[in-house]
Context: one part of a larger RNA
RNA sequence: GAUUGAACGCUGGCGGCACGCUUAACACAUGCAAGUCGAACGGCAGCAGCAAGUCACUUCGGUGAUUUGGCUGGCGAGUGGCGGACGGGUGAGUAACGCGCAGGGAUCUGUCCUGAAGUGGGGGAUAACACGAGGAAACUCGUGCUAAUACCGCAUAUUAUUCCGAGGAAGAAAGCUGGGUUUCGGCCUGGCACUUUAGGAUGAGCCUACGUCCGAUUAGCUUGUUGGUGGGGUAAAGGCCUACCAAGGCAACGAUCUGUAGCUGUUCUGAGAGGAAGAUCAGCCACACUGGGACUGAGACACGGCCCAGACUCCUACGGGAGGCAGCAGUGGGGAAUCUUGGACAAUGGGGGAAACCCUGAUCCAGCAAUGCCGCGUGUGUGAAGAAGGCCCUAGGGUUGUAAAGCACUUUUGAUGGGGAGGAAGAUUGUUAGGUUAAGAGCUAGAUAAUUUGACGUUACCUAUAGAAUAAGCACCGGCUAACUCUGUGCCAGCAGCCGCGGUAAUACGGAGGGUGCAAGCGUUAAUC
Numbered sequence: 001g002a003u004u005g006a007a008c009g010c011u012g013g014c015g016g017c018a019c020g021c022u023u024a025a026c027a028c029a030u031g032c033a034a035g036u037c038g039a040a041c042g043g044c045a046g047c048a049g050c051a052a053g054u055c056a057c058u059u060c061g062g063u064g065a066u067u068u069g070g071c072u073g074g075c076g077a078g079u080g081g082c083g084g085a086c087g088g089g090u091g092a093g094u095a096a097c098g099c100g101c102a103g104g105g106a107u108c109u110g111u112c113c114u115g116a117a118g119u120g121g122g123g124g125a126u127a128a129c130a131c132g133a134g135g136a137a138a139c140u141c142g143u144g145c146u147a148a149u150a151c152c153g154c155a156u157a158u159u160a161u162u163c164c165g166a167g168g169a170a171g172a173a174a175g176c177u178g179g180g181u182u183u184c185g186g187c188c189u190g191g192c193a194c195u196u197u198a199g200g201a202u203g204a205g206c207c208u209a210c211g212u213c214c215g216a217u218u219a220g221c222u223u224g225u226u227g228g229u230g231g232g233g234u235a236a237a238g239g240c241c242u243a244c245c246a247a248g249g250c251a252a253c254g255a256u257c258u259g260u261a262g263c264u265g266u267u268c269u270g271a272g273a274g275g276a277a278g279a280u281c282a283g284c285c286a287c288a289c290u291g292g293g294a295c296u297g298a299g300a301c302a303c304g305g306c307c308c309a310g311a312c313u314c315c316u317a318c319g320g321g322a323g324g325c326a327g328c329a330g331u332g333g334g335g336a337a338u339c340u341u342g343g344a345c346a347a348u349g350g351g352g353g354a355a356a357c358c359c360u361g362a363u364c365c366a367g368c369a370a371u372g373c374c375g376c377g378u379g380u381g382u383g384a385a386g387a388a389g390g391c392c393c394u395a396g397g398g399u400u401g402u403a404a405a406g407c408a409c410u411u412u413u414g415a416u417g418g419g420g421a422g423g424a425a426g427a428u429u430g431u432u433a434g435g436u437u438a439a440g441a442g443c444u445a446g447a448u449a450a451u452u453u454g455a456c457g458u459u460a461c462c463u464a465u466a467g468a469a470u471a472a473g474c475a476c477c478g479g480c481u482a483a484c485u486c487u488g489u490g491c492c493a494g495c496a497g498c499c500g501c502g503g504u505a506a507u508a509c510g511g512a513g514g515g516u517g518c519a520a521g522c523g524u525u526a527a528u529c
Stems, first nucleotide, its partner, number of pairs: 001529004006525005013376006020368001021334001026332003030329003035082003040079002043075002047073003050069008089287003098212003102208003107204002112200008120154001122152002129144006161170003175192007213259001215257001220250003225247008262284004266277004289310005312323004340366001342365003348362001349360004379409004389400004415465005423456001426452007435443002473518005478499003484513005494501002
């Protein structure tokens, strides 16, 4: 000099963009953060409508109350499907195939895209519900009824999948909805689903070379250890596991042990080479009160799932139960120190759904803090009687100083009033044309018209009005280092980054006047180069 996720002191007008627990991976009150689908299903607790019945009133039109009916819109709880493995947080552990980079072959992949084939015919349960029982509660048990895209068989499966003794054998599925038609059964057709299978995309798992902090006051380490064979296991190679056999494997090019640490793109500094760091943002990894375990699933050994053990907190009728903010806010604690228990799904994205739509503390916004960077302002011109006051003085004067006052202007910002984009793409309804189709239904894609969707938001921006009106501090002045005098003090009080000042004329301490440097900041401290 540059820099910072900074803190402290004094001071403080506005805006834009960023950024904000670096410490206790300490403990957490409260609310929210993962749901959705009635176009899979049986149903109907609540709401609204409709129909029927009863009662009351009646202007004879009806109105009110009540009961019944899943009949309709919808829908609590339940069965079922998909999603809760993403998104969000943190950096404790890890010196490691963890990360970076370059390769490899022995693998899997829900959803999505493309292609091929199919969706036939049956069965038995079970929740909800009803009744009963136990329990303080959490919840649990028994009996009975019922549905499905839940579950289980049968048929078919040539190509393709698996096994094979090469002949063969094994192994699937589910319907829902729109329209037309029919007396009904049913039939035709569109869309979405479902099953098997091939390829792709995406994602994931595995292996290898090289690189990746300090310590030798850590020199030897290792027995599933190193390799082979047989077997098991996995989606998959492999001591991954196991039986037997051999005795290997690593290490001064630092094994083992100890300490420290998430890694990288990047960031800071520097002319560079290097050095330091790893906040925000992005990629990867690890973790989710501590330790262990598996289940489900395409995917987890799963932050807001399950089981066991432990510590802690809470409830209890003492028998037993409940919980996990390193999600967003917020609280206590620790600390020099780090924000609101805010708004909205309008946009972008995600989950579910055919869709409308619902959910989304992701996200977008707003709030707080000069924490940082950038921009703007706190007036402009004129004005010498060089006013008054202050300070200095050789008492003549000098300086503050065109500074103020005065005069003439302007109105950024702020205040008040008015106008006003863009972020909006879509969605719904109608009409028209094309495709599909037997069809002018329906569905799909396009055009067109109407209606409609903004948290921010009293938006940005523009404009009108009045008025200099609302807005300057901080550090320093001995040398380094830009900037000097007076006064007080008297080795005292004090200053200080280094040299050093202070013991009666202190440009170095305190105050004042003046000056210098930066400026909504300025200094100090800490830290890196």
A computed fold for a 529-nucleotide part of an RNA from an uncultured prokaryote, annotated as small-subunit ribosomal RNA, 5' domain. The full RNA is in RNAcentral, with records from ENA.